A computed fold for a 71-nucleotide RNA from Candidatus Woesebacteria bacterium RIFOXYA1_FULL_38_9, annotated as transfer RNA. The coordinates come from a structure-prediction model, not an experiment, and the mean pLDDT is 84. It matches the Rfam family "tRNA". It is annotated as a transfer RNA. The same sequence occurs in records of 2 taxa. The sequence is in RNAcentral, with records from ENA. The source organism's lineage runs through Bacteria, Bacteria candidate phyla and Candidatus Woeseibacteriota.
RNA sequence: CGGGGUGUGGUUCAGUGGUAGAAUGGGCGCAUGGGGUGCGUCCGAUCCCAGUUCGAUUCUGGGCACCCCGA
Numbered sequence: 001c002g003g004g005g006u007g008u009g010g011u012u013c014a015g016u017g018g019u020a021g022a023a024u025g026g027g028c029g030c031a032u033g034g035g036g037u038g039c040g041u042c043c044g045a046u047c048c049c050a051g052u053u054c055g056a057u058u059c060u061g062g063g064c065a066c067c068c069c070g071a
Base pairs, nucleotide, nucleotide: 001070002069003068004067005066006065007064010024011023012022013021018054025043026042027041028040029039030038031037047063048062049061050060051059
């Protein structure tokens, strides 16, 4: 320098155009004499800027970050 892939709660991952989910984590509560553990409840996220669309996490373009391949 060129090509490809990925980007979603604190963390690991789903989600192929129509209400953003799970596990784990954190707060509170309950059970226990206490702990471990279990249960209930709450908290918390779409990398950025444009475009298409009635509607974008999703499709398109550009940028940024990381990974891989090539030179």